[in-house]
Large-subunit ribosomal RNA, domain II from a bacterium, 696 nucleotides, folded computationally. It matches the Rfam family "Bacterial large subunit ribosomal RNA". RNAcentral holds the full RNA, with entries from ENA. The prediction has a mean pLDDT of 82.

Context: one part of a larger RNA
C1' cells in the first nucleotide's frame, strides 16, 4: 500500500415545540394491594401533580394588585376575542449526566524499585617487565667545629616507558547494524583523588551528584505500577444508504475578546392575518453641500509685474536741518496668474424622504420549531494608508467565485458570454471566431513592409499616408553646372604681427548685373579655398512649419520559449456590408418531478378526502432546514413454496426500477431453515479517524 471484518448523536430523568390518540360532568394515577395461564396482563388504589386568578420580596389583598401621601400616573393582570385543559405515544430540540467517537501534556492518592547507575560504609582482591635514583646513612676530602663537597649505600614519587586492567581523544566502517552505542587502526591512565569482588545504606519535589540538570533498571527539568478516570481539551482528525424542495454567511454590538462565544442580521419549516404593507416604475414636491467650479465671497496657501502708499536697511552728501541714489526687505493699492479633506459667493447627476397613478397580490409583516455563519476572495468604480508600489492594507457601491458546471480567453476559482431536471446522429444564437491543426468567408475602399501584427516608456529620425498654414515661382523658382564675387582698403584701434576671418569700435562710400569693411576652412601675418549676392545653361514646381494614420530605433539574464503551433504580405490594421460556425443559453420532440389552477372518477360522518388528465410555473448548489423512500438484524400476526433439492450463502448471467436496490434462470450447497404482506424494536448501512484486528 491493498483485501476482509469491527468502528462514532446513544440511554435515563426533567423541560419545550409539533403530530397522533384518550378524557373533558377537569385530566391523571404513584407506592402498594387483589386476581391470573409460562409470562405478560386485568381490576383497585386521589396521597400527589397540572389546571380552574392574579398581583406583591413578603405580610397580605383579590378581578384586581404592586408602587405611592394619593381616589393620580405607571407595571403586571382581569374583561373582549380566540377555543383551551390534562394524560399517553412518537419526531425535533434544550438541560443534567462521559452525552457523537478517538486523542494529550499534566494533577492527586497509595505502593514498587540503588541486581543498571551516582555517592557513602564494612570486608577482601589485583597491578608482567624495564627506567630514574629524593631524604637518610657510611667512608673520604674539607673546617677549630659546622657548612660545603666526592664516591658509595639507600629506594622516595597523585615520578618515567610499557602489557594485564580501566578509559574513550582521532579516524574509517556500521546506520532496515553482528550490536537500541559496536568493530578495526591508532590514543590516554596504568602505586593511585587507581581498578575491582561480596555484603550493606539512603528514593520520587525525594535521593545522589569533583556540578553535565548528571544518574536513580534501554524511562528523568521530577522514575515506575495501580487507582481518582471515560480528568479536561474554546484544539486537530473522523462520523457509514438513496432521491426530492428551499438554501446561507464570512457583517454589527458586547466579550481577559480577537481561529471561541451571546444577541441581532442573512437560511429553512409550520401557522396567521390587517393595511393601498413591502417592492418596481412614472409624475410631482422636498432637504442637502458631494463631483465640479470659484478667488474683490471668507479662512489659509501662493508666483510675478507696476506704483511719488508708508516704514526700515545700505551707499553718497551733509556742522545741523534737509537732500539724492538703490538689481535690498516688509507693508498698502493695483494688473496678470495659481491652490485646499478639515475654504465656499456657487453647485449637479445619483441616492434618500413623502404624496399620487400604474404594475404586482402577501413576496412585506407577526408568532412558533430547527439551523449554519462571525478567517472571505478577486474584478470594476469612489476614497483613506503606502511611494496616485504590491497577487499590499482598510472602508463604501456593484459583480463573480465561495456554493457554479457549460462556451471563449492556448493552458488559467474571481475576466467575457451564459445559470446544467433527463434523453436526442434536430434547429437558432451569445461571447469569440471562419488558411491548416480545428467547426465556419466573402466583398469593397484605404493603410502598413516592420513578419509590425505577436510585451513597454521618456527620447530620437528627410520612413511613409492624409489635412492645413506661410512664402518663392515661365518677368524662370529649388537643386546642379559655367562665370563673376570688385574698388577706396591692409577701415580705425589694439598688437611683434592683426591685411574680411584673436579681440574692441564703427559698419560708410564707389564701380556695378552683383559682390558683407565679410559665412566657414586656412596663414606667423599675407596668400589660397569657400559662402552670401549676381549673370548664364536648364525648364516646373520648390522651401519651411503645424496637426494626423500606420510603421522604425530605443529593446540587455541566466536550458530555447512574449502569434498556442504551422504558416501568412494578408490569413495584418481601419472602415463598411452580407453570410456562416459556435454553449449544458433559447427553441423542437419524448419523459420525470415541485408548486399553483381547472378537475373526470371513487369514497363520505355531507364538513370534506383520494385523485386520472390538462394548463401554467419551476427543478446548479457547500454549511444548513424540510420531505419521501431503499436495504440489514430480530419480534408478533397473516400468508406462501418445499421431497424429483426447500431456503440462506457462493459462482455465472444479455432482465426490471428515477436511485438506494430487486427479480428470473443455470450451477454449487444435504436439513441447519426461508420468501412475501402488515406492525414493532434496534449494537442498522464505511474509500478515509498517521483508526483497531487478521491476511497478502
Nucleotide at each position: 500500500u491493498c483485501c476482509g471484518g469491527c468502528g462514532a448523536g446513544u440511554u435515563a430523568c426533567c423541560g419545550u415545540c409539533u403530530g397522533c390518540g384518550g378524557c373533558u360532568u377537569g385530566g391523571u394515577u404513584a407506592a402498594g394491594g387483589c386476581c391470573u395461564u409460562c409470562c405478560g396482563g386485568g381490576c383497585c388504589g386521589a396521597a400527589g401533580c397540572c389546571u380552574u386568578a392574579g398581583g406583591g420580596a413578603a405580610a397580605c389583598c383579590g378581578a384586581g394588585u404592586c408602587u405611592g401621601a394619593a381616589u393620580a400616573g405607571g407595571g403586571c393582570g382581569u374583561c373582549c376575542a380566540u377555543u383551551g385543559g390534562u394524560c399517553g405515544c412518537a419526531c425535533g430540540u434544550g438541560g443534567u449526566a462521559g452525552a457523537c467517537g478517538c486523542g494529550a501534556a499534566a494533577c492527586c492518592u497509595g505502593g514498587u524499585g540503588a541486581u543498571c547507575u551516582a555517592c557513602c560504609c564494612a570486608u577482601g582482591a589485583g597491578c608482567a617487565g624495564g627506567u630514574u635514583g629524593a631524604a637518610g646513612c657510611g667512608c673520604g676530602g674539607g673546617u677549630u667545629a659546622u657548612a660545603c663537597u666526592g664516591c658509595g649505600u639507600g629506594g622516595a614519587g597523585g615520578a618515567c616507558c610499557g602489557a594485564a586492567c580501566c578509559c574513550a581523544c582521532u579516524u574509517a566502517g556500521g546506520u532496515u547494524g553482528a550490536a537500541a552505542a559496536c568493530u578495526g587502526a591508532g590514543g590516554g591512565g596504568a602505586u593511585g583523588a587507581c581498578u575491582u569482588g561480596u555484603g550493606g545504606g539512603g528514593a520520587g519535589g525525594a535521593g545522589u551528584g569533583a556540578a553535565a540538570g548528571u544518574c536513580u533498571a534501554a524511562u528523568c527539568a521530577a522514575a515506575c505500577c495501580a487507582g481518582g478516570a471515560g480528568a479536561u481539551a474554546g484544539c486537530u482528525c473522523g462520523u457509514u444508504c438513496u432521491c426530492u424542495c428551499c438554501g446561507a454567511a464570512a457583517u454589527a454590538g458586547c466579550u481577559u475578546u480577537a481561529g471561541g462565544g451571546c444577541u441581532a442580521g442573512c437560511c429553512u419549516u409550520g401557522a396567521g392575518c390587517a393595511a393601498c404593507u413591502a417592492c418596481g416604475u412614472a409624475u410631482u414636491g422636498g432637504g442637502g453641500g458631494u463631483a465640479g467650479a470659484g478667488a474683490c465671497a471668507c479662512u489659509g496657501a501662493u508666483u510675478u509685474g507696476g506704483u511719488u502708499u508708508g516704514g526700515g536697511g545700505c551707499c553718497c552728501u551733509u556742522u545741523c536741518c534737509a537732500g539724492g541714489g538703490u538689481a535690498c526687505c516688509c507693508u498698502g493699492c493695483u494688473g496678470a496668474g495659481c491652490c485646499a479633506a478639515a475654504c465656499u459667493c456657487c453647485g449637479a447627476a445619483u441616492a434618500c424622504c413623502a404624496a399620487u397613478g400604474c404594475g404586482a397580490c402577501u413576496a412585506u409583516c407577526u408568532c412558533a420549531g430547527g439551523a449554519g455563519u462571525c478567517a472571505g476572495u478577486c474584478c470594476g468604480c469612489g476614497g483613506g494608508g503606502g511611494a496616485u508600489a504590491a497577487g499590499c492594507u482598510u472602508c463604501g457601491c456593484g459583480g463573480u467565485c465561495g456554493a457554479g458546471a457549460g462556451g471563449g480567453a492556448a493552458a488559467c476559482a474571481a475576466c467575457c458570454c451564459a445559470g446544467a431536471c433527463u434523453a436526442u446522429c434536430u434547429g437558432c444564437u451569445a461571447a469569440g471566431g471562419u488558411c491548416c491543426c480545428g467547426a465556419a468567408g466573402a466583398u469593397a475602399u484605404a493603410c502598413u513592409u516592420a513578419g509590425u501584427c505577436a510585451c513597454u516608456a521618456a527620447g530620437g529620425a528627410a520612413g511613409u499616408u492624409g489635412a492645413a498654414u506661410u512664402g518663392c515661382u515661365g518677368u524662370g523658382a529649388c537643386a546642379a553646372c559655367c562665370a563673376g564675387g570688385a574698388u577706396g582698403u591692409u577701415g580705425g584701434c589694439u598688437u611683434a604681427g592683426a591685411a574680411g576671418c584673436a579681440g574692441c569700435c564703427a559698419u560708410c562710400a564707389u564701380u556695378u548685373a552683383a559682390a558683407a569693411a565679410g559665412u566657414g576652412c586656412g596663414u606667423a601675418a599675407c596668400a589660397g579655398c569657400u559662402u552670401a549676392c549676381u549673370g548664364g545653361u536648364c525648364g516646373a514646381g520648390c522651401a519651411a512649419u503645424u496637426c494626423u494614420g500606420c510603421g522604425c530605433c530605443g529593446a540587455u539574464a541566466a536550458u530555447g520559449a512574449a502569434c498556442g503551433g504551422g504558416a501568412g504580405u494578408a490569413a495584418g490594421u481601419a472602415u463598411a456590408u452580407c453570410a456562416c460556425c459556435g454553449a449544458a443559453g433559447c427553441a423542437g420532440u419524448a419523459g420525470a418531478u415541485u408548486c399553483a389552477g381547472u378537475g373526470a372518477a371513487c369514497c363520505u360522518u355531507c364538513g370534506g378526502g383520494u385523485g386520472a388528465a390538462c394548463u401554467g410555473u419551476g427543478u446548479g448548489g457547500u454549511a444548513g432546514g424540510a420531505g419521501a423512500g431503499c436495504g440489514c438484524u430480530g419480534a408478533u400476526g397473516g400468508u406462501c413454496a418445499g421431497a424429483u433439492a426447500c431456503a440462506a450463502g457462493c459462482c455465472g448471467u444479455a432482465c426490471c426500477g428515477a436511485a438506494a436496490g430487486g427479480a428470473g434462470c443455470g450451477g454449487u450447497g444435504u436439513c441447519g431453515g426461508g420468501g412475501c404482506c402488515a406492525u414493532c424494536a434496534g449494537g442498522u448501512g464505511a474509500u478515509u479517524a498517521u483508526g483497531c484486528c487478521g491476511g497478502a